[in-house]
This is a predicted structure of a 478-nucleotide part of an RNA (small-subunit ribosomal RNA, 3' major domain) from a metagenome. Rfam family: Bacterial small subunit ribosomal RNA. The RNAcentral record of the full RNA draws on SILVA. Model confidence (mean pLDDT): 82 of 100.

Context: one part of a larger RNA
């Protein structure tokens, strides 16, 4: 100087407390361990691995296994040589591929040739999701959006170092003020950026419809309008600016006015010096090592989907604040031409036929948001709760749904009556609850990312648990 302490002082955080809802019990989905297997490819392991890489394993993907094949190679450059190649037909085959047949060049040109493409040959080389993340770059997680981490000059100390950065206040903040052998500065904080909340203005189609006229069962449907909503450009607005009190005539704090908004208005992006030899050689790049008729490459089939079990994360429930039936309202944000697909018709339905319109504020996904509301029914039951499982019949995608897809109809109707010890999230448009869209994607979502609807309870307080910050103290630790 640090680190540590079941030392001290001060402070903060959904850290506790106060509340609300869960997990842990059930069924299923998904990931992991284990076991099994020819293979169940690999990585990730306290927080910070386990719905993680994977924004989507039937083939492909795919790295694994079995079998069948290839050896200058699936891919790149160079050299030699021949020629079009591709394609089509037949035979063998699971295919890859092999054999036979058929067909057969393009562009430029100084006519020598050159370039493109394909086959054959030779070796230089290719190839490797093989190893090492403890050789690395890059990227990322984490402490933590915590308030810290440092430097120059000066001063002090033999020196390591100290001071500044400590102290008194204050703040979300090393934020600011005052003081001080320090004076300044840098990286962080804050602000600048995006979004949301109010108003003004510009513009008015594809969006809007107040007033005027017309049409219609109805409807911005039409003439028209530029008010309103909205869209998207520009601007205004919030700064402790004003008042009172308090405070060291400070920084600030408490209350108030005005205001759509008040003291960082809400949310996001933004992550200092560093820590964990943290993660990743399977995104990519890369040193070294290993491999080179195989650890490379092609193909078919299988596996990654196994199942005495254990754990994590979720979904659905156990019901009456509910289930079912009928009727009737109100969103936002997205996506669409290899696409989204309307009307109409068929089917109980999944879906099919159909193809208008749309490269989209125009058309479509999208009929309907759902929870909510109204009416009826069920009357506390393993039930009109719950939907697992299984049988049959179908639909769709796709060469192909057996291993191993999703969905529909009929039948079947399991466990489950609120969950031990323990444990998690959340402080406001939040939790809880309800539906909607998107990426990936032929098909496949209870996951992920986003969107809006309805919309709470509680916080006395900081003694305690956990984590963190500052000062101080002890130390047989570095």
């Nucleotide at each position: 100087u640090g680190a540590c302490g079941g030392g001290g002082a001060c402070c903060c955080g959904c850290a506790c407390a106060a509340g609300c809802g869960g997990u842990g019990g059930a069924g299923c989905a998904u990931g992991u361990g284990g076991u099994u297997u020819a293979a169940u490819u690999c990585g990730a392991c306290g927080c910070a691995a386990c719905g993680c890489g994977a924004a989507g394993a039937a083939c492909c993907u795919u790295a694994c296994c079995u079998g069948g094949a290839u050896u200058u190679g699936a891919c790149a450059u160079c050299c030699c040589u021949g020629g079009a190649c591709c394609g089509c037909u037949c035979u063998g085959g699971a295919a890859a591929c092999a054999g036979a047949g058929u067909u057969u060049c393009u562009u430029c040109u100084u006519c020598g040739g050159a370039a493109g493409c394909c086959g054959g040959g030779u070796g230089a080389c290719a190839g490797g999701u093989g190893c090492u993340g403890c050789a690395u770059g890059g990227c990322u997680g984490u402490c933590g959006u915590c308030a810290g981490c440092u430097c120059g000059u000066g001063u002090c100390g033999u020196g390591a170092g100290a001071u500044g950065u400590u102290g008194g206040g204050u703040u979300a903040a090393g934020u600011c003020c005052c003081g001080c052998a320090a004076c300044g500065a840098g990286c962080g904080c804050a602000a600048c950026c995006c979004u949301u909340g109010u108003c003004c203005u510009u513009a008015g189609u594809u969006g809007c419809c107040a007033g005027c006229g017309g049409u219609u069962u109805a409807a911005g449907c039409c003439g028209g309008g530029a008010a309103c909503u909205c869209u998207a450009g520009g601007g205004a607005g919030a700064c402790u600016g004003c008042c009172u009190g308090u405070g060291u005539c400070a920084a600030g704090c408490a209350g108030g006015a005005g205001g759509a908004a008040g003291g960082u208005g809400g949310g996001g992006a933004u992550g200092a010096c560093g820590u964990c030899a943290a993660g990743u050689c399977c995104u990519c790049a890369u040193g070294g090592c290993c491999u080179u008729u195989a650890u490379a490459u092609c193909c078919a089939g299988g596996g990654c989907u196994a199942c005495a079990c254990a754990c994590g994360u979720g979904c659905u429930a156990c019901a009456a604040u509910g289930g079912c039936a009928a009727u009737u309202a109100c969103a936002a944000a997205g996506g669409g031409u290899c696409g989204c697909a309307a009307a109409a018709c068929c089917g109980c339905a999944a879906g099919g036929u159909g193809g208008a319109g749309c490269u989209a504020a125009u058309c479509c996904c999208a009929a309907a948001a759902a929870a909510a509301a109204u009416u009826g029914u069920c009357u506390c039951a393993g039930u009109u709760c719950g939907g697992a499982u299984u049988g049959c019949a179908g639909u769709c995608u796709g060469c192909a749904a057996c291993u191993c897809g999703a969905c529909u109809g009929c039948a079947u109707g399991a466990a489950g009556u609120c969950g031990g010890a323990a444990u998690c999230g959340c402080u406001a448009g939040u939790a809880a609850u309800c539906g909607u869209g998107g990426a990936u994607c032929a098909g496949c979502a209870u996951g992920c990312c986003a969107c809006g609807g309805u919309g709470a309870a509680u916080a006395c307080g900081u003694u305690c648990c956990c984590g963190g910050g500052u000062c101080u103290u002890g130390u047989a630790c570095a």